This is a predicted structure of a 266-nucleotide part of an RNA (large-subunit ribosomal RNA, domain VI) from a soil metagenome. Its mean pLDDT, the model's own confidence on a scale to 100, is 89. The RNAcentral record of the full RNA draws on MGnify.
[in-house]
Context: one part of a larger RNA
RNA sequence: CGUUGGAGACUUGAGGAAGGCUGUCCCUAGUACGAGAGGACCGGGACGGACGAACCUCUGGUGUGCCAGUUGUUCUGCCAAGGGCAUGGCUGGUUGGCUACGUUCGGGAGGGAUAACCGCUGAAGGCAUCUAAGCGGGAAGCCUGUUCCGAGAUGAGGUCUCCCACCACCUUGAGUGGGUAAGGCCCCCAAUAGAUGAUUGGGUUGAUAGGCCCGAGAUGGAAGCAUGGUGACGGGUGGAGUUGACGGGUACUAAUAGGCCGAGGG
Numbered sequence: 001c002g003u004u005g006g007a008g009a010c011u012u013g014a015g016g017a018a019g020g021c022u023g024u025c026c027c028u029a030g031u032a033c034g035a036g037a038g039g040a041c042c043g044g045g046a047c048g049g050a051c052g053a054a055c056c057u058c059u060g061g062u063g064u065g066c067c068a069g070u071u072g073u074u075c076u077g078c079c080a081a082g083g084g085c086a087u088g089g090c091u092g093g094u095u096g097g098c099u100a101c102g103u104u105c106g107g108g109a110g111g112g113a114u115a116a117c118c119g120c121u122g123a124a125g126g127c128a129u130c131u132a133a134g135c136g137g138g139a140a141g142c143c144u145g146u147u148c149c150g151a152g153a154u155g156a157g158g159u160c161u162c163c164c165a166c167c168a169c170c171u172u173g174a175g176u177g178g179g180u181a182a183g184g185c186c187c188c189c190a191a192u193a194g195a196u197g198a199u200u201g202g203g204u205u206g207a208u209a210g211g212c213c214c215g216a217g218a219u220g221g222a223a224g225c226a227u228g229g230u231g232a233c234g235g236g237u238g239g240a241g242u243u244g245a246c247g248g249g250u251a252c253u254a255a256u257a258g259g260c261c262g263a264g265g266g
Stems, first nucleotide, its partner, number of pairs: 001152001005163007015149004021049007033038001051106005059100004066093005071086006110144003117137004166178004170173001183261004187203005208254003211250005217243003224237002227234002
């Protein structure tokens, strides 16, 4: 821009894409078969490999403004307690998120038409013949069935709901211009989204983010004080103190204010 008024939702599915793998063992059954050795079809079940998708409950990984320990040095006048630097200095743990080494699931069943091939009936050709007329069976393959995209499918589809018939001009037209409606956008706060657009949730009639409060989870026993010990240090106060992303609450801070676009009958 189009889809023949303008919008907001929900859809149909032409068409396209993905997927389609396979092993071992058990039962049937040591049966059929076979002198024996050996050893099935059909049918049923269990467990795997590789591949793929989703997810983070578990098990792990990661963790650079979480917690603790610790070395050297420097600074906060000193002690104590801390800050900086040294690969996050090093070491031990670790919430959210992201992940695999983790968890769950998938390949299908069924239907249709067939290939090679196997048949029934059956002539030409008194026989025979699956074929000439006619009728069956038959594959991981084909069409479906499953998942995803999908009306620019210009062949532009469908359903529901909302908005309404304003003003000006003259060249009277499916005309041009203007202000609006439903609605949308700009702008702003953000994240289950993200390179940017986009998407999603909010914008005071508000819990959208931050802060604060209460929790969860993490770390693992803070500082200070008093105490035992000559001391290093230990125990007490006290599951203490601290705490990134997680849950709930609370307008304290910031989403203020505002602007723009957007239909108008044959």